Predicted 3D model of a 73-nucleotide RNA (transfer RNA) from an uncultured candidate division WWE3 bacterium. It matches the Rfam family "tRNA". It is annotated as a transfer RNA. The prediction has a mean pLDDT of 81.

Order: sequence, then C1' cells, then structure tokens
RNA sequence: GCCGGUAUAGCUCAGCUGGCAGAGCAGUCCCUUCGUAAGGGAAAGAUCACAGGUUCGAAUCCUGUUACCGGCU
Repeated sequence: GCCGGUAUAGCUCAGCUGGCAGAGCAGUCCCUUCGUAAGGGAAAGAUCACAGGUUCGAAUCCUGUUACCGGCU
C1' cells in the first nucleotide's frame, strides 16, 4: 500500500429482506425472610464509532474517516 471483518446500554451480545432500539448479566427500588443468599416484580439505562449522501423514513443502503482484529504484498 491492497483486501476482508468488527464498532449498538456499565459488561456480553441480538436486531442489518429500511418502518416504536431489544435480551441476559451488573446497578437502583419493591415483595418474600428474624437476617442473608436464592426467588419474584417494577422502573431506569444506548444522539447505534464519526462525517456526509440516498429516502417520506437509515442502527440497517452508498461514500469517506477513525480505532481494533485478520490476510496479502
């Protein structure tokens, strides 16, 4: 230098045939207990890596950039 992959909640990951952004764990509150653990319930938590473009509408499609991983030279 070229090619490919990944980037979504505090952590691990879904969602990518365009149409309300989700789960588990962690944290908070409540119930249960003499108390703790376990169990049950509730609420909260992400401008979807960044910047543009297409579209009525983009996490999703297109272009560029950044970081990390892998391959080729």
The sequence was found in a public genome assembly.